[in-house]
């Protein structure tokens, strides 16, 4: 290094302050948050001194997974499933800057939930190592 078999860990965050009002983290104001993989022109670190190599970081709205729902003949398979543009750089960007928006299952709950409470001490995409193999 390769990687089919096995085992072990790991694997989702978030209303501050405030108004209203009997009551509201549910409405207003405003705050906060963003699972996996890919893609990525930017950024770091090393080598080298050759505008080269490697490695690491980087999307909630792009494309795919997963989870909820919902169907079946249930191993699994199917539906279905939210939201982004404009300017810059630049071969190459909806990913970088720089601006202005937007999204977010289902039940519950004296008041209408992305953030409270519940199915979850679940469930999983995926990562990490390790053991056997085997070059």
């Nucleotide at each position: 290094g390769c990687g089919u078999u096995c085992c072990u860990u790991c694997g989702g965050g978030g209303c501050a302050g405030g108004g209203u009002g009997c009551a509201a983290u549910u409405c207003c104001c405003g705050a906060c948050c963003g699972g996996c993989g890919g893609u990525g022109u930017g950024g770091g670190c090393g080598c080298a001194c050759g505008c080269g190599c490697g490695c690491c970081c980087g999307a909630g709205u792009c494309c795919g997974c997963g989870a909820a729902g919902c169907c079946g003949a249930c191993a699994c398979g199917g539906c279905c499933c939210g939201a982004a543009c404009c300017g810059g750089u630049g071969c190459g960007a909806u990913u970088c800057c720089g601006g202005u928006a937007c999204c977010g299952a289902c039940g519950g709950u004296g008041a209408c939930a992305g953030u409270c409470c519940g199915g979850a001490u679940g469930g999983g995409a995926g990562a990490a190592g390790g053991a056997g193999g085997u070059g």

Annotation: This is a predicted structure of a 135-nucleotide RNA (FMN riboswitch aptamer (RFN element)) from an uncultured Trueperaceae bacterium. Its Rfam family is "FMN riboswitch aptamer (RFN element)". Rfam links the family to the GO term FMN binding.